A computed fold for a 475-nucleotide part of an RNA from Dioscorea cayenensis subsp. rotundata, annotated as small-subunit ribosomal RNA, 3' major domain. NCBI's taxonomy places the organism under Eukaryota, Tracheophyta, Petrosaviidae, Dioscoreaceae, Dioscorea cayenensis. Its mean pLDDT, the model's own confidence on a scale to 100, is 80. The RNAcentral record of the full RNA draws on SILVA.
Context: one part of a larger RNA
């Protein structure tokens, strides 16, 4: 100087508190330990692994296993024989591959070589999701969007080092103000950027709707509101009162579409954790080289006595069930959305307008609202499990897919110690729609709107973080 301290002060944070929903109990889905397994590929292991890599494992993926193979090699560059290239048939084979047989010659340039492509060979080498994240680069998590973290010059100490960063206020904040051996700077902070709230100008289709006339279609004429696109405008303690040291800056007002960071993301300083990744890739070293490299078929990551993590589904009457009415946003659609009328109880078949989309399609919002049935039961609560029939996608659905409908009707009657997240358009309740995709294990993920709350005396106490000070047998 730093850590540490169940030492002090200060002051901060859904940290408690004060509320609201959940978890931990019960069905399941998914993820992981474990145990089995020929294999159940690999890695993450408190917070900061466990619906995370994986924005989607039938075959591929695919690393794993068992059988079949082939050895300059699936892929690159260099030497050389030979054949244009290609394309059809056949025998075997579970495929890979292995054997026969048939068709056929182009481009340049010149009679012999050249490109391209295929095939033989010999070797330099290919090739490795093989190990080593304690040998790296990159890129990432976290402490933490916390307020730090340095620096040159200068001035103190022998010297490590101090000062500057400290003190009095203040702030979200090393924010700003004012003393002061400092006076200044850099990297954080804050702004700049985006989105959402308010408005003016503007622009005028494929959007809106005002006249208005047909009814197949807002077709037609027009631009005042809306709605979109794009440029500005506004908010900055500006503005009066009190309060503060005449500061900084605090209070509560007025007006404002919005008021003290207006609300959201987006951005992460110096460092720590030898923190994760060598399985994205990149890379040094070690290893293998008729195999830890390659090529296929089947099969396995989906096993399943149990423990954990994260979810979705109930356990009802604030509710199930049937019928009627009626209001979103935002996204995606030629590898394709697919309407309409049509056959099926429905998944779906089959038909194929429209639309390379403000035009046309997915599209149907639900939870609300009205009626009406049920009447407290394991029930018209619940929906697992299984039987029987279908339907999609795909070479294929047995191991292993999703979806209809029918019958079946399982635990479960608000859940122990303990324990999570949230402070407003929040929480909870509702549905809708992407990426990945042939189809999908999605109840995940990431958006996106509807409805729409309680509470917060206060910092005493828990737990994380800051500053200043103290102790110290630690560095």
């Nucleotide at each position: 100087u730093g850590g540490c301290g169940g030492g002090g002060g200060c002051c901060u944070g859904c940290a408690c508190a004060a509320g609201u929903c959940g978890u931990a109990g019960a069905g399941c889905a998914u993820g992981u330990a474990g145990u089995u397994u020929a294999a159940u590929u690999u890695g993450a292991u408190g917070u900061a692994a466990a619906g995370a890599a994986a924005a989607g494992a039938a075959c591929c993926u695919u690393a794993c296993u068992a059988g079949g193979g082939a050895u300059u090699g699936a892929c690159a560059u260099g030497c050389u024989g030979c054949u244009a290239a290609u394309c059809c048939u056949c025998u075997u084979g579970a495929a890979a591959g292995a054997g026969a047989a048939a068709a056929g010659u182009g481009c340049c340039c010149u009679u012999g070589a050249g490109a391209a492509c295929g095939u033989g060979g010999a070797c330099a080498u290919a090739g490795g999701a093989g190990g080593u994240g304690c040998a790296u680069a990159g890129c990432u998590a976290u402490c933490g969007u916390c307020a730090a973290c340095u620096c040159g010059u200068g001035c103190c100490a022998u010297a490590a080092g101090a000062u500057g960063u400290u003190g009095g206020g203040u702030u979200a904040a090393g924010u700003c103000c004012c003393a002061c051996a400092a006076a200044g700077a850099g990297c954080g902070c804050a702004a700049c950027c985006c989105u959402c709230a308010u408005g003016u100008u503007u622009a005028g289709u494929u959007g809106c709707c005002a006249c208005c006339a047909u009814u197949u279609a807002g077709u037609u004429u027009g631009g005042a509101u809306c709605a979109u696109g794009a440029a500005c405008a506004a908010a900055c303690u500006a503005c009066a009162a009190g309060u503060g040291a005449u500061a900084a800056g605090g209070c509560g007002g007025a007006g404002c579409a919005a008021g003290g960071u207006g609300a959201g993301a987006a951005u992460g300083a110096u460092g720590g954790c030898a923190a994760g990744u060598c399985a994205u890739c990149a890379u040094g070293c070690c290893c293998c080289u008729u195999a830890u490299g390659c090529c296929u078929u089947g099969g396995g990551u989906a096993a399943c006595a149990c423990a954990c993590a994260u979810g979705c589904u109930a356990c009802a009457a604030u509710g199930g069930g049937c019928g009627g009415g009626g209001a979103a946003a935002a996204g995606g659609g030629c590898c394709a959305c697919g309407a309409u009328a049509u056959c099926g109880c429905g998944a779906u078949g089959a038909u194929g307008a429209g639309c390379u989309a403000a035009c046309u399609c997915c599209c149907a919002a639900a939870a609300u609202c009205c009626a009406u049935c049920c009447u407290u039961a394991g029930u018209u609560c619940g929906g697992a499990u299984u039987g029987g029939a279908g339907g999609c996608u795909a070479c294929a659905a047995a191991u292993c897919g999703c979806c209809u409908g029918u019958a079946u009707g399982a635990a479960g009657u608000u859940a122990g110690a303990a324990u999570c997240a949230c402070u407003a358009g929040u929480a909870a309740u509702c549905g809708c729609c992407u990426a990945u995709u042939a189809u999908c294990c999605a109840u995940a993920u990431g958006g996106u709107g509807a409805u729409g709350a309680a509470u917060u005396c206060a910092u005493u106490c828990c737990c994380g973080a800051g500053c200043c000070u103290u102790g110290u047998a630690c560095a």